Overview:
Large-subunit ribosomal RNA, half A from a Candidatus Nanopelagicales bacterium, 1847 nucleotides, folded computationally. Model confidence (mean pLDDT): 81 of 100. The source organism's lineage runs through Bacteria, Bacillati, Actinomycetota, Actinomycetes and Candidatus Nanopelagicales.

Context: one part of a larger RNA
RNA sequence: GGCACACGGUGGAUGCCUUGGCACCAGAAGCCGAUGAAGGACGUUGGAGCCUGCGAAAAGCCUUGGGGAGCUGGCAACCGAGCUGUGAUCCAGGGAUGUCCGAAUGGGGAAACCCGGCUGGAGUCAUGUCCAGUCACCUCCGCCUGAAUAUAUAGGGCGGUUGGAGGGAACGUGGGGAAGUGAAACAUCUCAGUACCCACAGGAAGAGAAAACAACAGUGAUUCCGAGAGUAGUGGCGAGCGAAAUCGGAAGAGGCUAAACCGAAACUGCGUGAUAGCCGCCAGGCGUUGCAGUUCCGGGGUCGUGGGACUUUUCAGUCCGUGCUGGCGCGCGGGCAGACAGUAAGAAAUCAGCGUGGUAGGCGAAGGCCAUGCGAAAGGGCCGGCAUAGAGGGUAACGCCCCCGUAGCCGAAACUGCGCUGACUGUCGAAGGGGAUCCCAAGUAGCUCGGGGCCCGAGAAAUCUCGAGUGAAUCUGCCGGGACCACCCGGUAAGCCUAAAUACUCUCUGGUGACCGAUAGCGGACAAGUACCGUGAGGGAAAGAUGAAAAGUACCCCGGGAGGGGAGUGAAAUAGUACCUGAAACCGUGUGCCUACAAGCCGUUGGAGCGUCUUGGGAGCUUGCUCCCUCCGUGACAGCGUGCCUUUUGAAGAAUGAGCCUGCGAGUUAGCGAUGUGUGGCGAGGUUAACCCGUGAGGGGCAGCCGUAGCGAAAGCGAGUCCGAACAGGGCGAUUCAGUCGCACGUCCUAGACCCGAAGCGGAGUGAUCUACCCAUGGGCAGGGUGAAGCGCCGGUAAGACGGCGUGGAGGCCCGAACCCACCAAGGUUGAAAACUUGGGGGAUGACCUGUGGGUAGGGGUGAAAGGCCAAUCAAACUCCGUGAUAGCUGGUUCUCCCCGAAAUGCAUUUAGGUGCAGCGUCACGUGUUUCUUUCCGGAGGUAGAGCACUGGAUGGCCUAGGGGGCCCACAAGCUUACUGAAGUCAACCAAACUCCGAAUGCCGGAAAGUGAGAGCGUGGCAGUGAGACUGCGGGGGAUAAGCUCCGUAGUCGAGAGGGAAACAGCCCAGAACGCCAACUAAGGCCCCCAAGCGUGUGCUAAGUGGGAAAGGAUGUGGAGUCGCAGAGACAACCAGGAGGUUGGCUUAGAAGCAGCCACCCUUGAAAGAGUGCGUAAUAGCUCACUGGUCAAGUGAUUCCGCGCCGACAAUGUAGCGGGGCUCAAGCACACCGCCGAAGUUGCGUCAUUCACACUGAUUACCAGGCCGGCAACGGUCCAGGUGUGUGGAUGGGUAGGGGAGCGUCGUGUGGCCAGCGAAGCGGCGGGGUAACCCAGUCGUGGAGGCCACACGAGUGAGAAUGCAGGCAUGAGUAGCGAAUGAGGAGUGAGAAACUCCUCCGCCGAAUGACCAAGGGUUCCAGGGUCAAGCUAAUCUGCCCUGGGUAAGUCGGGACCUAAGGCGAGGCCGACAGGCGUAGUCGAUGGACAACGGGUUGAUAUUCCCGUACCGGUUUUGUCGCGCCCAUGCCGAACCUGGUGAUGCUAAACCCUCAAAGGCUGAGGACGUCUUCGGACUGAUCCAGCUGGAGACGGUGACCCGAACCAGUAGUAGGCAAGCGAUGGGGUGACGCAGGAAGGUAGCUCAACCCGGGCGAUGGUAGUCCCGGGGUAAGGAUGUAGGGCGAGACGUAGGCAAAUCCGCGUCUCAUAUGCCUGAGAUCUGAUGCCGAGCCGAUUAGGCGAAGUGAGUGAUCCUAUGCUGCCGAGAAAAGCCUCUAGCGAGUGACAUAGCCGCCCGUACCCCAAACCGACACAGGUGGUCAGGUAGAGAAUACCAAGGCGAUC
Repeated sequence: GGCACACGGUGGAUGCCUUGGCACCAGAAGCCGAUGAAGGACGUUGGAGCCUGCGAAAAGCCUUGGGGAGCUGGCAACCGAGCUGUGAUCCAGGGAUGUCCGAAUGGGGAAACCCGGCUGGAGUCAUGUCCAGUCACCUCCGCCUGAAUAUAUAGGGCGGUUGGAGGGAACGUGGGGAAGUGAAACAUCUCAGUACCCACAGGAAGAGAAAACAACAGUGAUUCCGAGAGUAGUGGCGAGCGAAAUCGGAAGAGGCUAAACCGAAACUGCGUGAUAGCCGCCAGGCGUUGCAGUUCCGGGGUCGUGGGACUUUUCAGUCCGUGCUGGCGCGCGGGCAGACAGUAAGAAAUCAGCGUGGUAGGCGAAGGCCAUGCGAAAGGGCCGGCAUAGAGGGUAACGCCCCCGUAGCCGAAACUGCGCUGACUGUCGAAGGGGAUCCCAAGUAGCUCGGGGCCCGAGAAAUCUCGAGUGAAUCUGCCGGGACCACCCGGUAAGCCUAAAUACUCUCUGGUGACCGAUAGCGGACAAGUACCGUGAGGGAAAGAUGAAAAGUACCCCGGGAGGGGAGUGAAAUAGUACCUGAAACCGUGUGCCUACAAGCCGUUGGAGCGUCUUGGGAGCUUGCUCCCUCCGUGACAGCGUGCCUUUUGAAGAAUGAGCCUGCGAGUUAGCGAUGUGUGGCGAGGUUAACCCGUGAGGGGCAGCCGUAGCGAAAGCGAGUCCGAACAGGGCGAUUCAGUCGCACGUCCUAGACCCGAAGCGGAGUGAUCUACCCAUGGGCAGGGUGAAGCGCCGGUAAGACGGCGUGGAGGCCCGAACCCACCAAGGUUGAAAACUUGGGGGAUGACCUGUGGGUAGGGGUGAAAGGCCAAUCAAACUCCGUGAUAGCUGGUUCUCCCCGAAAUGCAUUUAGGUGCAGCGUCACGUGUUUCUUUCCGGAGGUAGAGCACUGGAUGGCCUAGGGGGCCCACAAGCUUACUGAAGUCAACCAAACUCCGAAUGCCGGAAAGUGAGAGCGUGGCAGUGAGACUGCGGGGGAUAAGCUCCGUAGUCGAGAGGGAAACAGCCCAGAACGCCAACUAAGGCCCCCAAGCGUGUGCUAAGUGGGAAAGGAUGUGGAGUCGCAGAGACAACCAGGAGGUUGGCUUAGAAGCAGCCACCCUUGAAAGAGUGCGUAAUAGCUCACUGGUCAAGUGAUUCCGCGCCGACAAUGUAGCGGGGCUCAAGCACACCGCCGAAGUUGCGUCAUUCACACUGAUUACCAGGCCGGCAACGGUCCAGGUGUGUGGAUGGGUAGGGGAGCGUCGUGUGGCCAGCGAAGCGGCGGGGUAACCCAGUCGUGGAGGCCACACGAGUGAGAAUGCAGGCAUGAGUAGCGAAUGAGGAGUGAGAAACUCCUCCGCCGAAUGACCAAGGGUUCCAGGGUCAAGCUAAUCUGCCCUGGGUAAGUCGGGACCUAAGGCGAGGCCGACAGGCGUAGUCGAUGGACAACGGGUUGAUAUUCCCGUACCGGUUUUGUCGCGCCCAUGCCGAACCUGGUGAUGCUAAACCCUCAAAGGCUGAGGACGUCUUCGGACUGAUCCAGCUGGAGACGGUGACCCGAACCAGUAGUAGGCAAGCGAUGGGGUGACGCAGGAAGGUAGCUCAACCCGGGCGAUGGUAGUCCCGGGGUAAGGAUGUAGGGCGAGACGUAGGCAAAUCCGCGUCUCAUAUGCCUGAGAUCUGAUGCCGAGCCGAUUAGGCGAAGUGAGUGAUCCUAUGCUGCCGAGAAAAGCCUCUAGCGAGUGACAUAGCCGCCCGUACCCCAAACCGACACAGGUGGUCAGGUAGAGAAUACCAAGGCGAUC
């Protein structure tokens, strides 16, 4: 270590149980809510928590009933305190209270919170504070007011409103409306008007009293059920979808308006003076009462045999009133009577009585004894009883008579349901005639276009309905009857209401179950929608049992404890709060056997030895021992032997799946569907469905369905009919016939349909705490360098430009920390970490980084773009739903036996791994040799072979036509040819698509024989298969490759075991029912392994060939031939010759036999080549051929056959016989004789299937029936079939699959039985059966149920699904223990590496220090504890228990403001939901805003205390004022009238100046002409002067107009003279980035100065020695450095009204000794506090010096400043001011009081407390910033302070 047994542990299966569920039935009920719901939060009991109840009146209060003794709810005890016969607790009816949130409603909001107004009240001197009520929005009603716009309307305001709002499981109606899917694809279609969203309603809803159906007959609102009917139809006429009439039932119910007409009222218009009108007649009277229209009201009226109005006739109770008057009639109104009806339609309230229910209750019969049970009786025994009660539950086991109940009977103060009656209320003439007139529902019907819905998908498409357009009629009308028309029939639209029958069940009460019984049943039997996960929508568990009763172990012992041992309780303690039973995996302890030279499917067969006595038998005797055998345990050794499942042609497979065990886990159910089989009822018939009756068994119900008749497309006809002219002929039928309705089973269809499994599609929602981009508002960036523009100076220039030197400080500039990023490498990779670490790296004033708040949402966002990111998820997020989507795909699919038993083929297929039909299987029924084999006979055929006759191919010869070449040639012809060559011929060939021929086999037919096979065929039910594999043969493809591929054919495997081939699906032999220690054989074998012959005979092989291999090679060897040579001497060997012409010729430098070419002769001779090789430069030389001699017998060549040899090189080790080994064999060949050898065959025995025969009625038995007897029970007799017995034959491998027969589990019924003297379950022993399984029995455990027989019904059988849940293993005492320094001593303690203290040492120190924000939520502090947590230990802890702790007018937030953005009265838009948005209202990350220092606790402090301040409000007192009133004062118009009349303009005129045309003169001299070339002449334009004066600029300059002034009106009207003061106006608030300098401070350093302490280990040290210290806020006062700056007056069309304000304009003054701002400093605050040190001390405490100078010096303050720059840099409140307005009192200062609300405040906060699952090497915004060195916040070392990091 293995096996076995015994005893334990772990674990929680099984059994038993049930408080909880599930399904259904009956009854009830079917809404709740502004009188505040549903649902919650928080509270509430004397004591913590959860549940229940309740609400500050808080496990309750009041009252009315019931009830009758205890009670203060449950877990759940304990303590305390109480209540109760004056009736508690408890139950029921009615009432009261009812915090806060929630529609939530005074406003707001992050639900359960914050902040208000008004009225009343409490309190205060007053404010603050508290209580009660009230205050949302919309609709409606009334009143008031009131725009553009006159009336009016919109709008606004006030009041009223028991109106709405929100919630609810399913059911309902309506508005929107998918997709997966099916169609084997997909688009119309389907799924489906489903899912889902939305609106709204009710207890039901909806529909509903025919403009309906129907069909010539009729029905008579609607709804629902059963039929009609899967019919008619519709439909890529595919998949599918699918009516109606009518019939049978349930229920039953009908009504009201509009219009015509009449009347009244109001308004408008018109009209008349009487022929209108006033009910009719008569008479009188009246006098606008009239007519028409509109509106409202009353009457009337409501229908399709059309109705009504209208008109007319007849009849009908009574009384009163009325009509202009009287009479009559009539009408109208009312009362009574009568009739009818009613509270749910049609009008509408309520009450009473009676009856019967509901919501609490009450009465309620009958039993004892004995024994057992180590406890308990209800079980057993004996003797009784009750029963309108023997339902059920409980009680210590199973109870009619013990308890509660049950049958039956009784009961309500109050509330309430139903029924009846009455009160009450409402309504009411009847019957006819007439047919003139009027009415009978309008943007309607109809029509057109576009849709929808109907069975109806646009179709011939009616009917219904929606949108747009158009647009009638009024009964002689209109609509419908499936286009449309006619006739006929039905109805009467365009108004409304309507119960019941029907649907559903969140809920209440009662009941039932062939429903579950803790992995089941709801997710939930228990703290369950809990714990837990997720940002969120959402997802979502596990977990029952001591006992009858806690009697839950007092006490003792061990132990720190946990735990245990005794003792005790109990029937039992392996029933001990880890608790009933207590299986298995797994882990142990003990004992027996085996195991250390031996290879592996772990077994099986045989089996020695050892052990045991719980088996049985035998023997011996000392009768309790020994021996033997057997049983049992083990198993040395030996034979044989590759798990299971799945998928496959094929698996031990190195193909899939399973770690092991236990439990759960897959062909079900429905549609009275379809079909078949079995069985039963009835039978030419069978049968009901809904529904009704009945307590029920049951009885009705005949609507319908199937069958009884067929044929035809149909009309139709009918034992026939159809085609047809037919009587023909033919097709399908008939000549008889069995069906139908149940039940069970097989299969199919429709449903998820055997179970599990997608990726995905669609709908509705949830997410931007991650991340992308954007918006708003804040923050951050040590230090060093470079040195742009500009400016200054100098140079330079005419001036510039330009240059230089400075100054200056720009930049997506440079270097480099913080910060951000992530390029490289290493590590890490079951990590420290689901992306990190270390060392380097990139950017680091910018397109920079970052905080807070917000926005964008899924075919959408965002994206400097990678398909990136959108919560660890992205080529379409996440969640729930459609949904059990679909899956021709993969996996899995659970007990047994018996019989038979395939396929991997054909055809078709968007088909190829799927399917349909056929083939092959099985079962039933029928047929009955039809099948098969052999022989014989007769046939068709064109393969193998063969052949070349055809078709083609193809070689050679002969022959030559034709063509080419040559010769010849005028032409024609001819001759010739190493050229080519048809045809022909000869010879030899080839062919799947050639055949003059042509088998074998196969196939067809006939006959005979054999066989009688699980043969054939037919009909029907059910299948599976349609991937095949290899081998032989015949072929195709390929390469006459493949373990290749495709066919045919046969076999085997598949689905086949056995023997052989070493091993080896497909090869050879052979087909396994079971047993046997029997026999004979097959293939193959017989030396040993290994059963049987080293058998016999004759040969061969020498290679270990055998026991791997080719071309090719070889004098291997044996055999058989053929041809040579050979005693006339061969072959081989040896001796000798091998010559001459000649060096043949040519060529060549040379070529002589021997480079090459040509020729290859002759001679001598026995023989000798113009030479076979070697050799030379060429010769030479050596040879050979050939010849002679010696020797002496065979010697060569070649062909075929047998067996061998070489060819023959690979990797661990022989390794190509299975091994040993084998050589006249143990190899090979031939022949022969034996034997072995299988699950074959035989023998003996047994089982099953099937067939045949026999036995049968001898005992017979049962089922069904006939006959006889009998009252019946039953008896007798007879018959069919089945079950039986015997004999004989045959058969029995088996996957998919078919058929048959059984076992077991759970429950139900009936009958029976067992059980505390011990059920089930569990663990063993023993036995039985062919198996699933069972048990006569027995032992232990267990402690209450269980079983048998026959039927029935299923959630009915597990080993596999990477199945699900739980438990336990393995890996493994392995990896790991998560960055870092500890040591010693002391203490505590049971115990100390880690706890506490001390001493050293070490680490961080721009942090590993300190403080905030976010986030967390008690982790803070103290005491106690150590089971779990802590990666180890723990006395410790961020752990557990108990107790404590957070104190604010000034800090942060609210009572203030606004940004982005959110919400949003009205409003706009939108199918709904909802979206946008004005006024407003929220919303900090910003604006505004009043406290500092010290002390104090274990834990808080700007919060408490001390001291000193400040802010707001309010009151008292005082001072100084200003006002109102009175008085007084001041300012002070205008229109208008009268008057003066500035200034301005210019006309004429005048003045000044200039000046054109024209004219005159002169200079000059172009061009032209002439020239003697010197010049001359003419004289233009132009210039100058003079003249001339057209005209023009400017100046002066009147009238007219008219500013202004004066006077009057008039000091009249009016105004001013406090204060407050907007929700209005204005200003301020108010803003960017960068830069540099200055002033100052904090801080730091030093100190010889001051103070305190010290005085020397070893020489010195009282000194210029050593050590330590040398502070103080806000506030008040002062106003420095620095910075900034105009003031006043007047006018004024702007600032939505006004303004003295602002703006604009004008004028005056001024630019600083002034005003504003402003660090710091100084004084005060402070005679205070602090302070080194000292004293005292367990702690608490007390005293208390100096408190000065110098240096350095910020990133802080001045400073939101200043300068520069371009990208030009929030809003509102607050504050100041202005008026509008209010206003009679009010302001300032001082003083003394009082008041000052709500929330946060502990603790962690770069982390062990936040985000990362963790006490996680990661992430996380802001503030402070010491020393030395250094540029520095780098770096190094230190300080304060903090740590030593949990092995």